A computed fold for a 69-nucleotide RNA from Metabacillus sp., annotated as transfer RNA. RNAcentral holds the sequence, with entries from ENA. The coordinates come from a structure-prediction model, not an experiment, and the mean pLDDT is 81. It matches the Rfam family "tRNA". It is annotated as a transfer RNA. From the family's description: Transfer RNA (tRNA) molecules are approximately 80 nucleotides in length.
RNA sequence: GGGAUGGAGCAAUAGGUAGCUCGUUAGACUCAUGAUCUAAAGACGUAGGUUCGAAUCCUUCUCUCCCCA
Numbered sequence: 001g002g003g004a005u006g007g008a009g010c011a012a013u014a015g016g017u018a019g020c021u022c023g024u025u026a027g028a029c030u031c032a033u034g035a036u037c038u039a040a041a042g043a044c045g046u047a048g049g050u051u052c053g054a055a056u057c058c059u060u061c062u063c064u065c066c067c068c069a
Base pairs, nucleotide, nucleotide: 001065002064003063004062007022008021009020010019016052024040025039026038027037028036045061047059048058049057
């Protein structure tokens, strides 16, 4: 100096509905499985502050990656 967002990998530009792909579960289809289609569950590292409203702005702490010595 960069980063932390569902189980995994990533978005969300300047504050205003938290999304994408894969996965999981249920249903449809099928003799059955797979594939395909539909639906659902599931997340902003911790603690405060500002604001009508914070993933986003400010501060503290934790973890992690890179650079210099």